[in-house]
Context: one part of a larger RNA
RNA sequence: GAGCGAACGCUGGCGGCGUGCUUAACACAUGCAAGUCGAACGAGGUUUGUAGCAAUACAAAUACUCGUGGCGCACGGGUGCGUAACACGUGGGCAAUCUGCCCUCCGAUGGGGAAUAACCCCGCGAAAGCGGGGCUAAUACCGCAUAACAUUCCGGGGACUUCGGUUCCUGGAUUCAAAGGCGUAAGUCGUCGGAGGUGGAGCCCGCGCCCGAUUAGCUAGUUGGUGAGGUAACGGCUCACCAAGGCAAUGAUCGGUAGCUGGUCUGAGAGGAUGGCCAGCCACACUGGAACUGAGACACGGUCCAGGCUCCUACGGGAGGCAGCAGUGGGGAAUUGUUCGCAAUGGGCGCAAGCCUGACGACGCAACGCCGCGUGGAGGAUGAAGAUCUUCGGGUCGUAAACUCCUUUCGAUCGAGACGAAUGGCCUCUGGGUGAACAAUCCAGGGGAAUGACGGUACCGAGAGAAGAAGCCCCGGCUAACUCCGUGCCAGCAGCCGCGGUAAUACGGGGGGGGCAAGCGUUGUUC
Numbered sequence: 001g002a003g004c005g006a007a008c009g010c011u012g013g014c015g016g017c018g019u020g021c022u023u024a025a026c027a028c029a030u031g032c033a034a035g036u037c038g039a040a041c042g043a044g045g046u047u048u049g050u051a052g053c054a055a056u057a058c059a060a061a062u063a064c065u066c067g068u069g070g071c072g073c074a075c076g077g078g079u080g081c082g083u084a085a086c087a088c089g090u091g092g093g094c095a096a097u098c099u100g101c102c103c104u105c106c107g108a109u110g111g112g113g114a115a116u117a118a119c120c121c122c123g124c125g126a127a128a129g130c131g132g133g134g135c136u137a138a139u140a141c142c143g144c145a146u147a148a149c150a151u152u153c154c155g156g157g158g159a160c161u162u163c164g165g166u167u168c169c170u171g172g173a174u175u176c177a178a179a180g181g182c183g184u185a186a187g188u189c190g191u192c193g194g195a196g197g198u199g200g201a202g203c204c205c206g207c208g209c210c211c212g213a214u215u216a217g218c219u220a221g222u223u224g225g226u227g228a229g230g231u232a233a234c235g236g237c238u239c240a241c242c243a244a245g246g247c248a249a250u251g252a253u254c255g256g257u258a259g260c261u262g263g264u265c266u267g268a269g270a271g272g273a274u275g276g277c278c279a280g281c282c283a284c285a286c287u288g289g290a291a292c293u294g295a296g297a298c299a300c301g302g303u304c305c306a307g308g309c310u311c312c313u314a315c316g317g318g319a320g321g322c323a324g325c326a327g328u329g330g331g332g333a334a335u336u337g338u339u340c341g342c343a344a345u346g347g348g349c350g351c352a353a354g355c356c357u358g359a360c361g362a363c364g365c366a367a368c369g370c371c372g373c374g375u376g377g378a379g380g381a382u383g384a385a386g387a388u389c390u391u392c393g394g395g396u397c398g399u400a401a402a403c404u405c406c407u408u409u410c411g412a413u414c415g416a417g418a419c420g421a422a423u424g425g426c427c428u429c430u431g432g433g434u435g436a437a438c439a440a441u442c443c444a445g446g447g448g449a450a451u452g453a454c455g456g457u458a459c460c461g462a463g464a465g466a467a468g469a470a471g472c473c474c475c476g477g478c479u480a481a482c483u484c485c486g487u488g489c490c491a492g493c494a495g496c497c498g499c500g501g502u503a504a505u506a507c508g509g510g511g512g513g514g515g516c517a518a519g520c521g522u523u524g525u526u527c
Base pairs, nucleotide, nucleotide: 001527002526003525004524006523007522008521009520010519013373014372015371016370017369018368019366020365021331026329027328028327030326031325032324035071036070037069040068041067042066043065044064045062046061047060048059049058050057051056078284079283080282088208089207090206091205092204093203094202097201098200099199102197103196104195105194106193107192108191109190110144112142113141119134120133121132122131123130124129150175152173153172154171155170156169157168158167159166160165180189181188182187210256211255212254217247218246219245222244223243224242225241226240227239228238229237259281260280261279262278263274264273265272266271286307287306288305289304290303309320310319311318312317337363339362340361341360345359346357347356348355349354376406377405378404379403386397387396388395389394410468413462414461415460420454426448427447428446429445430444431443432442433441471516472515473514474513475512476497477496478495482511483510484509485508486507492499493498
């Protein structure tokens, strides 16, 4: 000098865009943050109508409630504890692999069965909840049929090969599928088997990746082999047996510290430092362990066990997990609202309408940062008053003020007032499919209306009037800027050198000056 997620002191007009617990991965009151589908299914409710005195029955409408079922909950959001590691970065490999939804293509969707929740009844419990009996449905569950492709086994042939095998054609045997909904229909949404793809994931390898030798030896599933098990898959991944290996001064092992990267800061560069916001990857979800379900988890707002903590209890037993968004206590020099909205973008579910979405979009707070603007402009004296210095002549503040003329940004007030919103759906028109139909419905195209949290915001306009808007640090040298008074090694200053003991340009105040400016200094920290 430059930088900062900064803090502190003094000061503070406006706007835009960003940023905002760096400390206790400390503990958390309260609310919200993941649901959705009635076009998979059962039951109940509500409304209307009909019959009836009524109980009730029937019909229609409705997705309001409970449950079964499907998909989602593995995304999105948070944090950086752990990790010195194939965690990450980069470049490769998998002939050793998996892949829901999506896209393309091929083929299929036949015929049966037994249950179960909700519900009803009974019981236990303070509660959380649980048990028994009975009824019932399905795109829930289970057999059977069919089997191109696929699986496994036995053959034949070709190509490639790291000689382990891989791949293509072909013959025989063997095993395995399915579900329906809506619609009059056409059709459409699904379902099953298979091939390919996109995107995703898993595994392996080369290289790179902090400090300590006042850490020198480390290792028994350890290193390798055979066989088996296991996995989507290779592999000591696991196990049995066999061998005795494997790593290490090119730093093993041990200890300390740390998420990694794109980047960021600095620097002429080389380098050094750093990894906050944003983006990619990884790890974690009270602490430790474990599996279940599933295409995917060993699963933040799932399950089980143990521990600690908090809460409820009828003392028998239960409930909870903000490192989601707000918010509270605590810690700290220090870091914000218990706001609005799904209008947009994106996500989940759904044929759709739509529902959900503290992702996100916005607003709010904070000069925390960057950028922009303003606090007026022009004229105006041999120079007012006042202050200050003085050699008492005068000098300086100083065109500064007053005064004259002008302008009105920003702010305040008033008026008008957006873009972001066109897709889906709705209305209408045209054409086409289906149909007896100019009905209903489906498909394609044209036109129209509706839909905005921000927000009466941005922007624009009007009138008024210089009106409402300047501070902070410094002035001995480094280092731009000097005098008077007070003080008297006191009080104090100070980044270094050093000032202060009676004329202090260094302390305190006044005047003057210098620097930066809605900021200016100080402290911390990096280069």